[in-house]
Molecule: Lysine riboswitch aptamer
Organism: bovine gut metagenome
């Protein structure tokens, strides 16, 4: 340098399936309450467009999230945090804000578990984060008990 490995409740992808989402958006009907130059359409101006909340019937999703099943790609597998791009959507337009995608390696984490906070979501599922806490696997130190670092890292082989 190349090439093969190992941690284990290991990691990801997409089908398939069920349960959530939810009797919730929506759409139809009925009565008739409220704003009345006032309200609604992310948020401000401005412009469009027409109602917009509320009450009651009937009908009645879907996505994203998440089980379990095989299958597949693999052990910086991956996850996040930044920074670039460009698109599409949130009635138009401008600023701005969200979602989504791509790229980059710039930077963080060895790995899964429990715990407080703290975010995300319909959610006591789930995820994402700081911090704690043990166990783990790996390598220095160490007489031992232990202690310590990080995957740009260990271990085989040539």
């Nucleotide at each position: 340098g190349a090439u093969a490995g190992a941690g284990g409740c290991g990691c990801g992808a997409g089908g398939u399936u069920c349960a959530u989402c939810a009797g919730u958006a929506a759409g139809c009907c009925c009565a008739u309450u409220g704003c009345u130059u006032g309200g609604a359409a992310g948020c401000a101006g401005c412009u469009u467009u027409c109602g917009c909340a509320g009450g009651g019937g009937c009908u009645g999703a879907a996505a994203g999230g998440g089980g379990a099943c095989a299958u597949c790609g693999c052990c910086g597998a991956a996850g996040g945090a930044g920074g670039c791009c460009a698109c599409a959507g949130c009635a138009g337009c401008u600023g701005c804000g969200c979602u989504c995608g791509g790229c980059u390696u710039u930077c963080c984490u060895g790995g899964g578990c429990c715990g407080u906070c703290g975010g995300a979501u319909a959610a006591g599922a789930u995820c994402c984060g700081c911090c704690g806490g043990a166990c783990u696997g790996u390598c220095a130190c160490g007489c031992a008990a232990g202690u310590g670092g990080a995957g740009c890292g260990c271990u085989a082989u040539c």